[in-house]
Molecule: Bacterial RNase P class A
Organism: Flavobacterium sp.
């Protein structure tokens, strides 16, 4: 150097013209400034925030699982032990409990958990009562197995920004069905009418039960009618990069600084010229010609994980074999 292992990063640039969206200034014309990503993606985990009851009890269910630490929190991250793989750097781990109970175990073997047949030896009043051999990964030992039920510990209420709140505009509860109550009729279990007085039924929260709240004269559902405009939430945050200190690290504290999309059918674009990078071909070896330039695209906001990605850069580490 090559190969290999681990990690970090970039991921087209510049100019001109014409547009789009937000903000500021201006009476206006107009001027100035901001304007996608490392994954904005999958919506898989964890939170913030909002409402349902400031989220209650029990059961069921789900998730996690060595030890220690980080964090707002986590199923994430860091360190470390053990196990497996690799020559190594390193990678991966579904790493609590079988001494609560239940289940399961190919082949071999008498027998795989209700043990005990054969041979030899020993022993007894008698008996697998004792030892050895033999099969097997494992043979009575508190056996193995929990990506088997299960048990233990810890955590988890539900719905999501179409949450939620305000303003404006519009409208119908006419109809059907369930349930409850009242009145009337009757072939006695149906029909009709009504909801004004009383008891209730009922409904919300929930997977279920309890509980609790609403409701208190009608109520729930279906279906229908109306509207589909504006504003807040809505972007200054567990924010970003820099420095110092502490820590092996994840990370934390402090200091000074910066402001970095906010649309609503949904802006972030189009065209032209030049350049960069990579690939191919040609040749006059330095130019010419052609091609490629990925994945993708905010919609309440954060922390993770996972997946997609043309091409390229940098850093650290390993040494079985081969060469110098």
């Nucleotide at each position: 150097c090559c190969c290999g292992c681990a990690g970090a990063c970039c991921g087209c640039c510049u100019u001109a013209u014409c547009g789009c969206u937000c903000c500021a200034a201006g009476c206006a014309a107009u001027u100035g400034g901001g304007g996608a990503g490392g994954a904005a993606a999958g919506u898989c985990c964890g939170g913030a925030c909002a409402c349902c009851a400031c989220a209650g009890a029990g059961u069921a269910g789900c998730a996690u699982a060595g030890c220690g630490g980080g964090u707002a929190a986590c199923g994430c991250c860091c360190g470390u032990c053990c196990g497996u793989u690799g020559a190594a750097a390193a990678a991966c781990g579904a790493g609590g409990a079988c001494a609560a109970g239940u289940g399961c175990a190919a082949c071999a073997g008498a027998a795989a958990g209700u043990a005990u047949g054969u041979a030899c030896a020993g022993g007894u009043a008698a008996g697998g009562c004792u030892g050895u051999a033999g099969u097997g990964a494992a043979a009575c030992c508190a056996g193995g197995u929990a990506a088997a039920c299960u048990c233990u510990a810890u955590g988890c209420g539900g719905u999501g920004a179409a949450a939620u709140u305000c303003c404006a505009a519009g409208u119908a509860u006419a109809u059907c069905g369930g349930c409850u109550c009242c009145c009337g009729a009757u072939g006695u279990u149906u029909c009709g009418g009504g909801a004004u007085a009383a008891a209730a039924a009922g409904g919300g929260c929930u997977a279920c039960u309890c509980g609790u709240c609403c409701g208190u004269u009608g109520u729930c559902g279906a279906a229908g009618g109306g509207u589909a405009g504006g504003a807040a939430g809505c972007u200054a945050g567990a924010a970003c990069g820099c420095g110092u200190u502490g820590g092996c690290a994840a990370c934390a504290a402090c200091g000074a600084g910066u402001c970095c999309a906010g649309a609503u059918a949904a802006a972030u674009g189009a065209u032209a010229a030049g350049g960069g990078u990579c690939c191919c071909g040609a040749u006059u070896u330095a130019u010419c010609g052609g091609g490629a330039u990925a994945c993708a695209g905010a919609a309440u906001c954060c922390g993770g994980c996972u997946u997609a990605c043309a091409g390229g850069u940098c850093u650290g580490c390993u040494u079985u074999u081969u060469u110098u």